[in-house]
RNA sequence: CUCCGUCCGCAGCCUAGGUUCUGCGAGACAUCGUAGGACGCGGGGGAACCAAAGUUCGGUAGUUCCGGACAGGGGCGUAGAUGAUGCGAAUCAUCAGGUUACUUUCAAGACCUAGCCCGUCAGCUAACCUCGUCGGCGCGUGAAAGGGCAAUC
Numbered sequence: 001c002u003c004c005g006u007c008c009g010c011a012g013c014c015u016a017g018g019u020u021c022u023g024c025g026a027g028a029c030a031u032c033g034u035a036g037g038a039c040g041c042g043g044g045g046g047a048a049c050c051a052a053a054g055u056u057c058g059g060u061a062g063u064u065c066c067g068g069a070c071a072g073g074g075g076c077g078u079a080g081a082u083g084a085u086g087c088g089a090a091u092c093a094u095c096a097g098g099u100u101a102c103u104u105u106c107a108a109g110a111c112c113u114a115g116c117c118c119g120u121c122a123g124c125u126a127a128c129c130u131c132g133u134c135g136g137c138g139c140g141u142g143a144a145a146g147g148g149c150a151a152u153c
Stems, first nucleotide, its partner, number of pairs: 009149002012137003018039009040133006050123001054070006072121001073118004080095006097112004102146006
């Protein structure tokens, strides 16, 4: 310098929804199920201060208080707003919001924008009280920076 061969690796995702201990049961084992507990994570209720004080009628009084009627109101979650079409269910569009594989930022692409609950009652909220820890999946890419594991030296 040329040719041939080998290597250039790994990490799961959404969600608060995980880890671990004990008892019982299944199993050859790994492990799984179930009941309870602890830790972790998440939600709700709940003072002071602050904030807030629907409409209407009547009584008393003089801008107060009481009573009735009408209208409700709130929570988890990204899951809202506007417009168009449609009898309606719903569909479409724009904006906003959410997810995207170790993490963050930027870009691109793809996808989602639901569902459920309380029951006339709850603003914030320390102490305190209380509830949940399900379920469903494989959402590919590029650049920069910073990490973990492994291999080699």
c-di-AMP riboswitch aptamer (ydaO/yuaA leader) from Akkermansia muciniphila, 153 nucleotides, folded computationally. The coordinates come from a structure-prediction model, not an experiment, and the mean pLDDT is 75. It matches the Rfam family "c-di-AMP riboswitch aptamer (ydaO/yuaA leader)". Gene Ontology terms of the family: cyclic-di-AMP binding and regulation of gene expression.